This is a predicted complex of two RNAs, RNase P RNA and transfer RNA, with 420 nucleotides together. It holds a member of the Rfam family "Bacterial RNase P class A". About the family: Ribonuclease P (RNase P) is a ubiquitous endoribonuclease, found in archaea, bacteria and eukarya as well as chloroplasts and mitochondria. Model confidence (mean pLDDT): 75 of 100.

Order: sequence, then structure tokens, then C1' cells
RNA sequence: UGAGCAGACUAUGCGGCAGCAUGAACGCUUUUAGUUCAUGAGGAAAGUCCGAGCAUCACAGAGCAGGGUAGCUGCUAACGGCAGCCGAGGGCGACCUUAGGGCUAGUGCAACAGAGAUAUACUGCCUUCUUUUGAGGUGAUGGUGGAAAGGCGAGGUAAGAGCUCACCAGAGUGCGGGAGACCGUACUGCUAUGUAAACCCUACCCGGUGCAACGUCUAUUGGUACUUCAUAUCUUAACGUCUGCUCGGCGGAUAUGAGGUAAUGACGGCUAGAGCCCGCCGGCGACAGCGGGAGUAGAUAAAUUGCCGCACACGACAGAACUCGGCUUAUCGGUCUGGUCACAUC
RNA sequence: GCGGAUAUAGUUUAUCGGUAAAACAUUAGCUUCCCAAGCUGAGGUGGUGGGUUCGACUCCCAUUAUCCGCUCCA
Repeated sequence: UGAGCAGACUAUGCGGCAGCAUGAACGCUUUUAGUUCAUGAGGAAAGUCCGAGCAUCACAGAGCAGGGUAGCUGCUAACGGCAGCCGAGGGCGACCUUAGGGCUAGUGCAACAGAGAUAUACUGCCUUCUUUUGAGGUGAUGGUGGAAAGGCGAGGUAAGAGCUCACCAGAGUGCGGGAGACCGUACUGCUAUGUAAACCCUACCCGGUGCAACGUCUAUUGGUACUUCAUAUCUUAACGUCUGCUCGGCGGAUAUGAGGUAAUGACGGCUAGAGCCCGCCGGCGACAGCGGGAGUAGAUAAAUUGCCGCACACGACAGAACUCGGCUUAUCGGUCUGGUCACAUC
Repeated sequence: GCGGAUAUAGUUUAUCGGUAAAACAUUAGCUUCCCAAGCUGAGGUGGUGGGUUCGACUCCCAUUAUCCGCUCCA
């Protein structure tokens, strides 16, 4: 200098005029309206894919069914998230990717092609009988296929074959190392493919409904539902409800009559939160501990806008709706930090 | 806002992981004086992008589009 890798930050800027939402103060009063000041979208506010808080149903119960996760060790409130490591794959490298338990528990599937698809003898080779057929041995040759009795070479053999041996791949057992996933090594010739993002098995986890949850106040015509009281009838088994089923829990059940609740509206839930920043300290790291500091979006037809001027690198994706932790997806560009490779010069 | 479902030819729908199919529609020919009907053919398809698998409409993930339900009813 060029190319490439990883991480972090930022998200046009400044000014003027008018306006909107929320809060506070002033002022006025029956209220409204008004004036001033302060604050007013994001890194993803998105998708709603996971995990929680919170509310409610039974105090959240048991079993089955159902669903989810899947290397190891940690972190965390929790997680399918994150960190470090192991194995596998890719890259010269920095580094990147990885649904990565078990087909040696069982079952299923493997179309077409091919003799044969989990088992086989079509061609070929060999042996003997026969001397045409036929019988036996063989998986070494050919061809098919994604996959054909672990691969390749030598010995051996009638021809062949882990039949024997060397090397390589896998499996099992032993020993050593490691916290573990695993790694190294020795022995055993032990070797029937793939598929579990097929059923299934193993281990672990999971109750339902979601702020239109839910609570309070006020109010109404009918129905319906729930609930309280009274009366009548029926009885100890049904019925209703709580989770799809069973158990279990709770309510005795039905009919009639009377009262109450549920709409709209208003208020709460509604924003200070397992949050953010800085420093010290522990840890490789995720993160944890201690100390200090800053900080009001909260609407409900839904505010955060419109116009003008200047500057330049000419401005992307996009907009809260109970709240957090993650993941995923969209995104014009710019800045910074730390590694890597190639070339050149000293 | 919350919850759920679907996507296959122009339209409506099938399809057990193994060559994507039917009806109507379109179009060419035959038939007819012409049209319709009828007969014989033809073309055209898995929303998009990845993954698992020998092989994917089918299984998994992401994404896009569309639809439905939820404030007790009138």
C1' cells in the first nucleotide's frame, strides 16, 4: 500500500415561525378556553419466535395424553439465550458454520435402475460329475444405484474370501490424562448401508388464559349468563366447574319468585425497570460484588408534526400502546479499536 | 394490541417422502352454411429463500401475502 476478519459506536446537523400530547405553575372561575415553563420514539419501537414478571382461574394438585429441548462445563430471575471449551466441516490465515443424544432396544421406509436393497448368484472365475443341460464353491471381475459383506496392497488358495499380515477407517475392552464433552495408547480380525427435521427410546423441562388480563366508581330497556335469599320437589347418585381424559378438589341438584352484578363512561393497572452510565475489585469470558451518579413518552381514534433558510458526505430501514431479557428479520452510509494475509522499502 | 389459520394451473380443489392430478376455463383441429353442444389434441402450476434426505408439495427454520376470532347479545 492492497485485500480480508472480528468487535464497538453512530443513525444528517444548525437556526427561525406555527402547531400537537403529557405534566407542573400562574390566572380565571360554574366549567371550558388561555399564558408560561419542562419533557416528548427505536436500534430495531417490527416479526410475535422463545423465556419471565404481573393479573386471574383452586392454594396451581397427582397420573395419562400432548408439547418442547438435545455435545460438555458454566452464566442468568428464566430461556430454545449468552460465554468458554470438545467433536465435525470450511478458509493460506485472522476467523467462520454446526437441530451435535440413541438405527448395537424395537418397528417402518429405501421409488426407478439393478441378478440381488438387507438380502441375492445375472455375467464372470474355480472344482467335480456330466462332457449340452445340471450341481457345488466364490464376492475377488463386469454392469446398476445415493448406498452392494470396511478400504488398499502383499501373502495365500482349485478359484476366492480378515483366511493371514502391514497401513488406514470404525467398533469393543483395558490403561493413562481431563471437572466434563473428549484426547492419547495397547489389545481383540470384532466389521450389514442410510434414514430418528420417520414412528419410537432415553434424559430434562412445561397447568390454562393474556392488560380486550384484572380491579374500583357511576348508570340502564329487554334477553342471556352468573350470583344471593325465600319457597316447592327430588334424592346420595347424577349434575356443574376447575385442563383434553382419569383421579382428586369445590359446589347437594332442579323449578319458581325477588334482589344484585356484567354495557357505555370515568379512574386505576401505566411506567423507576431482575434497567442505564462511571470507577474499583473477582473471573479467560458470559457475569457477579462494592461504591458513586444521572434520569418524568404514556396516548385511547390515539401526540411527537408542517413550512422556510443555511451547510455537507444529500440522509437507509422504519414509528411506542402493560413491562422486561433474548433471538430473528429490514437497514443509505460514517467513525473507532484489535488481529490476519500478500507485496514493497528500511 | 392479543390469539389462531391458510397459500398447488386463470378459478375451485386432490395427492402416505419416490414421474404433481381432476373439473371448469384458454387454445388448435374435426364437425356445421354459421354459432352452441360434442369429439380429438396442446399449453400452463407447489408463495419466496435456506436446511435435513439418495430424493421434499409433503419434514424443519426463516420470510412474504391473505383470512378469521377476541369488549355478553340486541